The RNA shown here (FMN riboswitch aptamer (RFN element)) has 132 nucleotides and comes from an uncultured bacterium.
RNA sequence: ACUCAACUUCGGGGCGGGGUGCAAUUCCCCACCGGCGGUCACAGCCCGCGACCCGUCUGCGCUUCGGCGCGGCCGGUUGAUUCGGUGGAAUUCCGGAGCCGACAGUUAAAGUCUGGAUGGUAGAAGUUGGGA
Numbered sequence: 001a002c003u004c005a006a007c008u009u010c011g012g013g014g015c016g017g018g019g020u021g022c023a024a025u026u027c028c029c030c031a032c033c034g035g036c037g038g039u040c041a042c043a044g045c046c047c048g049c050g051a052c053c054c055g056u057c058u059g060c061g062c063u064u065c066g067g068c069g070c071g072g073c074c075g076g077u078u079g080a081u082u083c084g085g086u087g088g089a090a091u092u093c094c095g096g097a098g099c100c101g102a103c104a105g106u107u108a109a110a111g112u113c114u115g116g117a118u119g120g121u122a123g124a125a126g127u128u129g130g131g132a
Stems, first nucleotide, its partner, number of pairs: 002131009016030004031112002033101002035049004044099002053076003057072006081097005103115003
């Protein structure tokens, strides 16, 4: 190096202008944004993961015994790309044209506002101890 355990820190961006209207950062025109790991070379749209949501099982607490709240494991659901060029190699680079974006809320429909969230998490970096 590798491996196991514990711990520490870090860990998501974006509505600016105009129009309509009683009212819209939600509609319309223009604009803007892109988590993590992988991949022969750099990825929102290739593969996988996470957030949100749903469910079985389960621990604890409460209970009017019907269930409810918080947590854990596992499972499910979960969006979108093509053309040309370079190259040994790129749906990842360069050029063109496209497309996508949880839930709840709102004087009017939200990727960009507010909220759950001073939360959680894929993971990243590191410290200490053990193994060999």
The coordinates come from a structure-prediction model, not an experiment, and the mean pLDDT is 84. Rfam family: FMN riboswitch aptamer (RFN element). Gene Ontology term of the family: FMN binding.